[in-house]
RNA sequence: GGCGGAUUGGUCAAGCGGUUAAGACGCAGCCCUCUCACGGCUGAAUCCCGGGUUCGAUUCCCGGAUCCGUCA
Repeated sequence: GGCGGAUUGGUCAAGCGGUUAAGACGCAGCCCUCUCACGGCUGAAUCCCGGGUUCGAUUCCCGGAUCCGUCA
């Protein structure tokens, strides 16, 4: 350098045109307990960046970035 894949809360991760962006771990508050742990309830926190298509984009297209694989 060519080709292919991936990028979603702090971490893992589902969703692949219209969802309240699901869930787990973690975090915060409350309940429980003499206290802690366990357990229960509630909450905060996410679509890598820039364009395009569309009535509507996390999702499709183009470019960029980073990572991984592969060929040279």
The RNA shown here (transfer RNA) has 72 nucleotides and comes from Oribacterium sp. KHPX15. The coordinates come from a structure-prediction model, not an experiment, and the mean pLDDT is 80. The sequence is in RNAcentral, with records from ENA and Rfam. It matches the Rfam family "tRNA". It is annotated as a transfer RNA. The source organism's lineage runs through Bacteria, Bacillati, Clostridia, Lachnospirales and Oribacterium.